[in-house]
Context: one part of a larger RNA
This record gives sequence, C1' cells and structure tokens, in this order.
RNA sequence: UCAUUGUUAAGGAACUCUGCAAAAUGACCCCGUAACUUCGGGAGAAGGGGUGCCAUUGAGAGAUGGUCACAGAAAAGAGGCCCAAGCAACUGUUUACCAAAAACACAGGUCUCUGCGAAAUCGAAAGAUGACGUAUAGGGGCUGACGCCUGCCCAGUGCUGGAAGGUUAAGGGGAAGUGUUAGAGCAAUCGAAGCACAGAACUUAAGCCCCAGUGAACGGCGGCCGUAACUAUAACGGUCCUAAGGUAGCGAAAUUCCUUGUCGGGUAAGUUCCGACCCGCACGAAUGGCGUAAUGAUUUGGGCGCUGUCUCAACAGUGAACUCG
Repeated sequence: UCAUUGUUAAGGAACUCUGCAAAAUGACCCCGUAACUUCGGGAGAAGGGGUGCCAUUGAGAGAUGGUCACAGAAAAGAGGCCCAAGCAACUGUUUACCAAAAACACAGGUCUCUGCGAAAUCGAAAGAUGACGUAUAGGGGCUGACGCCUGCCCAGUGCUGGAAGGUUAAGGGGAAGUGUUAGAGCAAUCGAAGCACAGAACUUAAGCCCCAGUGAACGGCGGCCGUAACUAUAACGGUCCUAAGGUAGCGAAAUUCCUUGUCGGGUAAGUUCCGACCCGCACGAAUGGCGUAAUGAUUUGGGCGCUGUCUCAACAGUGAACUCG
C1' cells in the first nucleotide's frame, strides 16, 4: 500500500449523484393499531410492555413469594419504520456474460376472418397442424385488472358492398390490305381460286375509374380582426379556409423550448419535490383518457430511528505486497 474484519470520544447525513456502504430492527407472548379500501385488505401498520432460576399453589393457563447477574429470546441464526408523488393493476417473463424496468406477458375489453374437406400455417405434392375441435369454437390485429368514460371528421389511404356507364388481357372474330400466278393486255399493268403473310370493326372477366358504407381501420382534429361605462379580458360579432377544426378529463406533466414560468407548502437557505394556475413551443380519449385499494430487489421528494458516510481520523486482527532464510 492492497484485500478483508472488528472497535471508537463528541457530533449524527454535515458525506454524497443518491444514506451508496455500514449500522440499526429482528424470536415468542400480551396490549394496541390510522388514512384509505375493490370490505378481502392496509396490518407484523405504527407504538408500548413482558421473557432467567427456585419454592408454594393450580388439571392447565397461570398466580403468589423468594433469589442472582451489567445483561435472562443472556451466544449463533431471525422485519428498520413512516409520509407524499410518478409508472405498471396484480403473481409472472426478459437482454445466458454491462439494462429486471415504466419493457413483455396477463385476466378482461373490442374489431375482424372462419359453416367445416373451416379460416390460418407447413409442404411443388401426398399429407400434417388447426382438431379427433365445430362460432360459448378456432386464427389474426389493437388495448390491457377494476371504476367513470371513450367526442368530431369517410376528403386521402385501406377494407367491405354495389353494379348502370368508361377503360381493360388472352381467346373468339375476320373487314381492308400484301406476296405468289392460271388468265387478260402491244405494253404499263390488272389479276380468280388456292397457299401464305398480316390483321380493323365487333365480342369478352376480374381489376381500375365510378357509387356507397366503415375509425376499439391507417390516420386527422385551423387562422385573422373587432367588441363590455377605469383598465384588463372577451360570453358576443365579422371574415377566410377545411373532410372536420380537439369534446370530457388532465395539464411546466416520464410530454413545457422560453424555464430555476408564477403563487403557495416544506427548509435558516429547495434548478429537485408536493399543491395550484393554464400562456398545452409540441396532452387528449382502446398507438386509449382520467382515477384507483393492493402489489413492486421499480423511480422521485421528505421524515423518525441508526450509524466512521462525514467533521477527521485512530487503534486492533487476518491474508497478501516487501525484507531475510
């Protein structure tokens, strides 16, 4: 010096990103136990008290008396607790070897497909899964207990339905034309049939255009100007644009740039935290909105207890390092 362990005056988080680490709590019995709540919980809430041995007594639980120690759950092993907020309902799952979480899953909700030789999936196929199931079933998408709810827009994209019209493939169809030449013609040239080449009109499906529906489908949910008898503000009015202009609820938020917004609380002092306000740069309703008891090796702020985290370091043990052998 490193690793590890123990003890420490006074103080007790002043340490620090953070009480990280350590300390503290700890068993059993008795008393007692709040808000809130889905009435189950919360709860071992919190907070107190007791505990050895001997004798007497008692069925026992115990009661009474005595007695020793600094100390009687005498050693070891054995919850720290409270308040407030965010997120996720919960138990679970996960990046084997830097992330355990607010991520995934979940029960529940909802949309959609599927009538059975089901849909979907694997496979050139046979065949198999689905399922020896049958719509109270099976597949897929989104959401994510529960409570209160889930607004407006179908213009675009998607999906579903429709079939009048437009467009549209191969196929069918075969007009006009071309080559060849029997023949005609003095020649130029014309030219039947056949065989070839080439091919217009017309006919013809789905799709697309078109017409509707559909948002717990992908998604979207405005601007400017004026106005009230102080001022300020604008219930009100005007105007432009749009498919429609963000409803309820929430809001400086896991979202707020300006920003340490402003006010209040807590502190002697608070860029964090809590409660409000609303000017939401850029919340918002199943890419769910807002609440919510319980739960969490979750995140944030505060407090009690406790401590070498610190003021500020000291001493001691063990194992290394180092020296000698």

This is a predicted structure of a 325-nucleotide part of an RNA (large-subunit ribosomal RNA, domain IV) from an uncultured Clostridia bacterium. The sequence was found in a public genome assembly. Its mean pLDDT, the model's own confidence on a scale to 100, is 88. Rfam family: Bacterial large subunit ribosomal RNA. Rfam links the family to the GO terms ribosome and structural constituent of ribosome.